Model confidence (mean pLDDT): 83 of 100.
A computed fold for a 105-nucleotide RNA from a Flavobacteriaceae bacterium, annotated as SAM riboswitch aptamer (S box leader).
[in-house]
RNA sequence: AUGUUAUCAAGAAAGGUGGAGGGAUUAGACCCUGUGAAGCCUUAGCAACCCUUUCUCUCGAAAGAAGGUGCUAAAUUCUACAUCAGCGAGGAUGAUAGAUAACCA
Numbered sequence: 001a002u003g004u005u006a007u008c009a010a011g012a013a014a015g016g017u018g019g020a021g022g023g024a025u026u027a028g029a030c031c032c033u034g035u036g037a038a039g040c041c042u043u044a045g046c047a048a049c050c051c052u053u054u055c056u057c058u059c060g061a062a063a064g065a066a067g068g069u070g071c072u073a074a075a076u077u078c079u080a081c082a083u084c085a086g087c088g089a090g091g092a093u094g095a096u097a098g099a100u101a102a103c104c105a
Stems, first nucleotide, its partner, number of pairs: 003103006013043005021032003026080004044072003049068002051064005076097001081094004
């Protein structure tokens, strides 16, 4: 890598550098962007998966944030596939794909 499990409508940005793209991929829509995109660096923050402490037989609960990750526009920006209902527009649920964590080999 692949796989397993869990989560994904909450939350949290400034500075430096850089100089035109970015929002995973394909298509469409929509949006962000020279009032400075991506990338990189620094500092700060959010969250609480791993983690720490306490309680508990266990499941689990509460508190915490030193450390390992992650994240800090918009629901994973929305749609695409299936089912349901609908005259339609639009909608609900689920799947697929993706992201992150822990684990497995």
Annotation:
Taxonomically the source falls in Flavobacteriaceae (Bacteria, Pseudomonadati, Bacteroidota, Flavobacteriia). The sequence was found by an Rfam model in a public genome assembly.